The RNA shown here (Bacterial RNase P class A) has 330 nucleotides and comes from Proteobacteria bacterium UBA1278.
The prediction has a mean pLDDT of 77.
Its Rfam family is "Bacterial RNase P class A". It is annotated as a ribozyme. Rfam links the family to the GO terms dimeric ribonuclease P complex, tRNA processing and ribonuclease P activity.

[in-house]
This record gives sequence, C1' cells and structure tokens, in this order.
RNA sequence: AGUGUUGGUCAGGCAGUUGCUGGUGUAUGCCAGAGGAAAGUCCGGGCUCCAUAGAGUAGAGUGCCAGGUAACACCUGGGAGGUGCAAACUUACGGAAAGUGCUACAGAAACAAACCGCCCGCAAGGGUAAGGGUGAAAAGGUGCGGUAAGAGCGCACCGCAGUCUUGGUAACAAGGCUGGCUAGGCAAACCCCACUCGGAGCAAGAUCAAGUAAAGGUCGCAUAUGUGACUCGCAUUUGACCUGGGUAGAUCGCUUGAGGCUGAUGGCGACAUCAGUCCCAGAUAAAUAACUGUCCUCGACAGAACCCGGCUUAUCGACCAGCACUAACU
Repeated sequence: AGUGUUGGUCAGGCAGUUGCUGGUGUAUGCCAGAGGAAAGUCCGGGCUCCAUAGAGUAGAGUGCCAGGUAACACCUGGGAGGUGCAAACUUACGGAAAGUGCUACAGAAACAAACCGCCCGCAAGGGUAAGGGUGAAAAGGUGCGGUAAGAGCGCACCGCAGUCUUGGUAACAAGGCUGGCUAGGCAAACCCCACUCGGAGCAAGAUCAAGUAAAGGUCGCAUAUGUGACUCGCAUUUGACCUGGGUAGAUCGCUUGAGGCUGAUGGCGACAUCAGUCCCAGAUAAAUAACUGUCCUCGACAGAACCCGGCUUAUCGACCAGCACUAACU
C1' cells in the first nucleotide's frame, strides 16, 4: 500500500418566519415531540381477565456442553462436523444393534447378491468377489504376503467396536490394551429418549353518565354450566336458542420503566453489583409540517398506537478500531 474479515458510531447540519400535539404556566412564555429497523407478527415475557383452581392423557415446542437472562427457539464461551491459505464463517449438533417405513432411475443385486471377468475342468459343472460396469451409496481403505484364482485369508498402518488410564465441571481430547470387525443413507420420516408448556388478549379490562322493556316465547334443570381437546376432581344454580327495544358518550388503562447515561469493582465474555445523574411521544380518523437562505460526505430503507427482551427482512453513504493474507522498503 492492496485485498479480505470482525466489531462499533451517525441517520443531513445550521439560521429565520409561520404552524401542530402534550406538559407547565398566566408572562405575548418555557420544556419535550417517531426508528436502526418503528417493518414481519416469528419467539419470549410484563400486565389484565377467566378464577377458588388441581392432576392426568393426548398434543405442541426445544435438542452437543457450561453459563447469562424475568424468560426464550435469544446471547456469551467452549467442544465436534464442514468451508476457507488464514483471520473468520457456518451447523439439517440426542438415538439408525427397540421397532416400522422409504431409498426413483440405472445396475446382476440396495438388508445381500453374481452381468462381464479370473481360476479348475474334455464337457457338464465347480470355485471367486480382488479387476470392470451401474449408482449418492455395492461385504472398510492402502500396501505386502499367500492362493488354482481370490478374499482380513494373514500381517503392518489407518478406520471401527469394546475397555482402561490421564486432562477437563462437562461436551470431549490424548494414549494403552483386546478384537479381524457390526451391513450405505434418511428421524426437517413415523418413532424412542430428555426437558419445558392453562387460555384469551389493550378491540384485554375498570369506572362514570345517559336511556329503554329488571320485555316476550321455546327447550332443559342434569349425562347441565364454568377461556384450547378428553378424563378425573373442585365450585356454582341457571344454561341454550328465537323475537323485540334502548344506548354506543366520557374518563382511566396510557407511559417512571426487568428505563437511559456516566464511573468503579468482579468476570475471557454475555453480564452482574454499587454509586451518581436524567425524565426522553402518548395521538384517537390519528400530532413534529411548510417556506426561505446557507453548508456538505448531496442523504437510502422508511412513521409509535399497552410496554419490554430478541430474531428475521429492507437499506444510500460517511467515519473509527481490531485481526488475517500478499507485495515492497527499513
């Protein structure tokens, strides 16, 4: 200097004029006013109600280990597999000797076999699974010996299975010994194993006001009703349907929070503890806009509606820092 990779910050700025919403005030004033994703509604919760409220079955979710967190399918660190020269990235990460099932076409054959080939033999026939062929996958791989020709048939190394020692909280790693050895893949197929799981949702729910008709009819009164299904338990005495009438307005919920920022301590880290400091949108047919001037890196994706922690998707640019590789110089 170039290329790559990882993490972080910002989200057009400044000035003037007019205007909008909330708070405070009565001074014609002051303060505040959409995002890094507000998006998707994919997860997890807080909160409200059912409700006094339980157990089981089915069902659903997750799936290496250890931590973080209110919790999680999230985050951090570690292990193993894969990609990459590397930094780094990624995972479809429990079990295929519990069982069932699928594996097209090709191929002789896909839970077990011989098409071509090789050897023996006059032939009939017998032996073989090394070589060829098909395929994603064909009785573990390479080499040596052996054999009529071959084959773990035997041996060495590797792989695999079992077991022991050491290190580690663990996943796992390294090594020793024994054994010729078990035969592909798919569980994001059914299934098995481990752990977790009430439901509905701010249009939840609460209060006030107004007004009519605490109207009428049918069935049932238990094998009924009670916020996912079924069963048991518990509680209650009314439950379902039809006809008809009135109202649909206001307030709360609604923003002080598992909150932000700064510092110290502990930790590899996610984060935790302590101290200080700040208040930072609450609209309800939907508020932050319009004009002018100027600067510049010339601005993309894009607008809260109960709140928070994540994940995923979209995206113009600018800046900062770490690491890896290549080249040159010192």